Large-subunit ribosomal RNA, domain VI from a metagenome, 260 nucleotides, folded computationally. Rfam family: Bacterial large subunit ribosomal RNA. The full RNA is in RNAcentral, with records from SILVA.
Context: one part of a larger RNA
RNA sequence: CGUUUGAGACUUGAGGGGUUCAUUCCUUAGUACGAGAGGACCGGGAAUGACGCACCUCUGGUGUUCCGGUUGUCGCAUCAGCGGCAGCGCCGGGUAGCUAUGUGCGGAAGAGAUAAGCGCUGAAAGCAUCUAAGCGCCAAGCUCCUCCCAAGAUAAGGUCUCGUUGCCCGCAAGGGCGAAAGGAUCCAGGUAGACCACCUGGUUGAUAGGCCGGAUGUGCAAAUGCAGCAAUGUGUUCAGCUUACCGGUACUAAUGAUCC
Numbered sequence: 001c002g003u004u005u006g007a008g009a010c011u012u013g014a015g016g017g018g019u020u021c022a023u024u025c026c027u028u029a030g031u032a033c034g035a036g037a038g039g040a041c042c043g044g045g046a047a048u049g050a051c052g053c054a055c056c057u058c059u060g061g062u063g064u065u066c067c068g069g070u071u072g073u074c075g076c077a078u079c080a081g082c083g084g085c086a087g088c089g090c091c092g093g094g095u096a097g098c099u100a101u102g103u104g105c106g107g108a109a110g111a112g113a114u115a116a117g118c119g120c121u122g123a124a125a126g127c128a129u130c131u132a133a134g135c136g137c138c139a140a141g142c143u144c145c146u147c148c149c150a151a152g153a154u155a156a157g158g159u160c161u162c163g164u165u166g167c168c169c170g171c172a173a174g175g176g177c178g179a180a181a182g183g184a185u186c187c188a189g190g191u192a193g194a195c196c197a198c199c200u201g202g203u204u205g206a207u208a209g210g211c212c213g214g215a216u217g218u219g220c221a222a223a224u225g226c227a228g229c230a231a232u233g234u235g236u237u238c239a240g241c242u243u244a245c246c247g248g249u250a251c252u253a254a255u256g257a258u259c260c
Stems, first nucleotide, its partner, number of pairs: 001152001005163007015149003021049007033038001051106005059100004066093005071086006110144003117137004166177004182260004186202005207253003210249005217241002223236005
């Protein structure tokens, strides 16, 4: 821009794409078969591998924004307590998120038409013949079924709901201006994301930050009492601190306004 009134939702599916796997064990059954050795078809059940999709409850990884330990050095006048730098200085853990080696699920079943093949009836050709007329069975393959995208499918589909008003010019056709439903700019953001888009919210508000409470992590802060010559230990103390998590709370910022 189109889909021939504008718009908000929900859809149909032409068409396109994905998938299509394999193995083991138990049972049927040591049965059929076979002299024996061996050893099934068909059917039922249970697992596994690889692959794919999704997810983070569990097991782990990462987690330079959380906690702790510790070395050297510099600084805060000194002690104590802290901070900077040294690959996050090094080391031990670890929330959210992301993630696999972790977890869940999938390729199940079925239908139709067929290939090779197997048949029925059956002539040409008194027989025979699956074929010439006619009718069946049959594959991991084909078309469906199942999952995803999908009306620019220009053949542009469908359903529901909302708006469709006022003024001016014109004989009319029509033209101009301003509105409606609705949308956007803009702003706070993230379940989204390279940008755009998408999604949530914009004071009639929990959208982000802050604050409060909780969870989680770390592992018992500072100060001080006691014991010890001291290093240090110990009580107050399962303390102190705590990122991305959960809940709450308008304190701060989502102003004002404009456009279609």